Molecule: Bacterial RNase P class A
Organism: Kineococcus sp. DHX-1
RNA sequence: CGAGUCGGCCGGGCGACCGCGUCGACCGGGUUCGCCCGGUCGCCGAGGAAAGUCCGGACUCCACAGGGCAGGGUGGUGGGUAACGCCCACCCGGCGUGAGCCGCGGGACAGUGCCACAGAGAGCAGACCGCCUCCCCGCCCCGGGUCUCCCGGGACGGGGCGGUAAGGGUGAAACGGUGGUGCAAGAGACCACCAGCGCGCUGGGUGACCAGUGUGGCUAGGCAAACCCCACCCGGAGCAAGACCAGACAGGCAGCGUUCGAGGGCGGCCCGCCCGAGCUGCCGGGUAGGUCGCUUGAGGCGUGCGGCAACGCACGUCCUAGAGGGAUGGUCGCCACCGCCGGCAACGGCGGUACAGGAUCCGGCUUACAGGCCGGCUCGUCCC
Numbered sequence: 001c002g003a004g005u006c007g008g009c010c011g012g013g014c015g016a017c018c019g020c021g022u023c024g025a026c027c028g029g030g031u032u033c034g035c036c037c038g039g040u041c042g043c044c045g046a047g048g049a050a051a052g053u054c055c056g057g058a059c060u061c062c063a064c065a066g067g068g069c070a071g072g073g074u075g076g077u078g079g080g081u082a083a084c085g086c087c088c089a090c091c092c093g094g095c096g097u098g099a100g101c102c103g104c105g106g107g108a109c110a111g112u113g114c115c116a117c118a119g120a121g122a123g124c125a126g127a128c129c130g131c132c133u134c135c136c137c138g139c140c141c142c143g144g145g146u147c148u149c150c151c152g153g154g155a156c157g158g159g160g161c162g163g164u165a166a167g168g169g170u171g172a173a174a175c176g177g178u179g180g181u182g183c184a185a186g187a188g189a190c191c192a193c194c195a196g197c198g199c200g201c202u203g204g205g206u207g208a209c210c211a212g213u214g215u216g217g218c219u220a221g222g223c224a225a226a227c228c229c230c231a232c233c234c235g236g237a238g239c240a241a242g243a244c245c246a247g248a249c250a251g252g253c254a255g256c257g258u259u260c261g262a263g264g265g266c267g268g269c270c271c272g273c274c275c276g277a278g279c280u281g282c283c284g285g286g287u288a289g290g291u292c293g294c295u296u297g298a299g300g301c302g303u304g305c306g307g308c309a310a311c312g313c314a315c316g317u318c319c320u321a322g323a324g325g326g327a328u329g330g331u332c333g334c335c336a337c338c339g340c341c342g343g344c345a346a347c348g349g350c351g352g353u354a355c356a357g358g359a360u361c362c363g364g365c366u367u368a369c370a371g372g373c374c375g376g377c378u379c380g381u382c383c384c
Base pairs, nucleotide, nucleotide: 001380002379003378004377005376006375007374008373009372010371012335013334014333015332016331017330018329020045021044023042024041025040026039027038028037029036030035047355051366052365054364055363056362057361058360059238060237061236062235066271067270068269069268071234072233073232074231075230076090077089078088079087080086091105092103093102094101095100106229107228111227112226113223114222115221128168129167130164131163132162134160135159136158137157138156140154141153142152143151144150145149176194177193178192179191180190181189195219197216198215199214200213201212202211203210204209242292243291244290245289251283252282253281254280255279256278263275264274265273299318300317301316302315303314304313305312306311336353337352338351339350340349341348342347
């Protein structure tokens, strides 16, 4: 200097003028004494994702709540956290020269299922081509005999029963690999050395696991993000939750039930337990107003200590929207950044500046994002 990788941050700034919202203070007017209207001043006033509504909670109500089945979620180990499917560290596997990144990360020996086509055969299989023993036929050669025929041996071709899975072929993948013994020909049939798997021992580690060593039978794979098995976890509904105040109204019919219990206890079912005199359906009437919930938090920032880290503890400091048809916008000037044009340059001109707006609140994840700043590490090249 270039390329890569990981992490953090900003995402327009400054000034002037006008304008908007809650709250506070003061002033003026009105008042049904609840408060309403206006003015002045002051503090504060959208996000890193406010998005998605995917997880986890706080909070509220059912409810005070047992057992089981079904259902759902997670899936290496150890930590963090209020909790999680999140975060951190480590282990194993894969990718990468590397820094790093990814993970469908328990189980295929509980069972079921799938692996197209090709191929003999893809779970316990299989013989297409081939190799081998024996038998039959044809033809040729050799030797012999009692010589128109017969006997024995050999080569070649065809066929049949049987043996074989080493060689070849098919395929993404073929039932371990190399070498040898053995065999009619072969084969872990046996042997040596390996690979893999199981079991044991030693050492390291909290652990997942790692290293070493001994031994064994000789040994199909893959898919569980296929069904499933195993381990752990799981009430429901949600601020339109819910609480309070004011106000208005109109009941009728039918079915079931009143301790021999209708109905209810809000994820489904069963059991158990508890409540219980009303419940359900149809027709019809009234109301939908106001106040609270509502922002002080598992809060932010700073420093120190502990920890590899996530994070925790201590001290100090700060209060940063709380709207309610739902507020922050407009104009001008300068600057910053980016792009284009002109120019050797200085500089000038023009245009632009992302994704995107709360509504109970937090911790995460995921997705979107013009442009810019800072740092760590890796690799390459050059110079000293």